[in-house]
RNA sequence: GGGCCUGUGGUCUAGUGGCUAUGAUCCCGCCUCGACAUGGCGGUGGUCGGGAGUUCGAGUCUCCCCAGGCCCA
Numbered sequence: 001g002g003g004c005c006u007g008u009g010g011u012c013u014a015g016u017g018g019c020u021a022u023g024a025u026c027c028c029g030c031c032u033c034g035a036c037a038u039g040g041c042g043g044u045g046g047u048c049g050g051g052a053g054u055u056c057g058a059g060u061c062u063c064c065c066c067a068g069g070c071c072c073a
Stems, first nucleotide, its partner, number of pairs: 001072007010025003018056001027043005049065005
């Protein structure tokens, strides 16, 4: 330098172009218990790596850039 893949709450993760982006875990609160652990319920936390485009509508499709990984030279 060229090709391919990946990027979604703190962490991991689901998501046919169409309802306010899913679940787990962490954290916080309540309940359960004589108490602790376990368990149950609830809450905070995202605008989907950045930008542009296509579309009535984009996390999803296209292009450029960034970061990481693999391969070729």

The RNA shown here (transfer RNA) has 73 nucleotides and comes from a Nanobdellota archaeon.